[in-house]
RNA sequence: CAACUUAGCUAGGGGUCCUGGUAAGGUUCUGUUUAGAUACAGAUUGCCGGGUGAGAAAAACCCUUCGAACCUGAUGCGGAUAAUGCCGCCGCAGGGAAGCGUUGCUGGCCCCAA
Numbered sequence: 001c002a003a004c005u006u007a008g009c010u011a012g013g014g015g016u017c018c019u020g021g022u023a024a025g026g027u028u029c030u031g032u033u034u035a036g037a038u039a040c041a042g043a044u045u046g047c048c049g050g051g052u053g054a055g056a057a058a059a060a061c062c063c064u065u066c067g068a069a070c071c072u073g074a075u076g077c078g079g080a081u082a083a084u085g086c087c088g089c090c091g092c093a094g095g096g097a098a099g100c101g102u103u104g105c106u107g108g109c110c111c112c113a114a
Base pairs, nucleotide, nucleotide: 001107002106004104008100009099010098011064012063013062014061016058017051018050019049020048021047022046023045024044028043029042030041031040032039070095071094072093076089077088078087079086
C1' cells in the first nucleotide's frame, strides 16, 4: 500500500399488513330499514387481542453501493390460509441511502539489522 474480515461513531434511507372484539360518533358519509337516526351493516377514530415477521408507532427494528432494507412492475402469477407480500416466482428486471475508523489474517514494496 492492497484485498478480505470485525465491533463502533456520525450521518442518511425504509416499511406500518391481515383479522377478531370493544367503545365512540347523526348537526359525518354510504346502503338497507323505520312513523322517526328508529334499527342494522359498512366506512372513520381510539383501545385491547390473534396471525406472519427483525420490525405492523416501536421513539424501536432493518438497511447504506460487497446495496432483496425498501420501491416500481402489481388491482401481477402459482400455492396455501380465517385472512393477508403468509410462502414462492417475478429477480444475473429497473431503481435505491456513506463517511470516518477499529480488530484480525494474507500478500506486495521500501528501510534497518544479521

TPP riboswitch aptamer (THI element) from Sulfurimicrobium sp., 114 nucleotides, folded computationally. The sequence was found by an Rfam model in a public genome assembly. Its mean pLDDT, the model's own confidence on a scale to 100, is 76.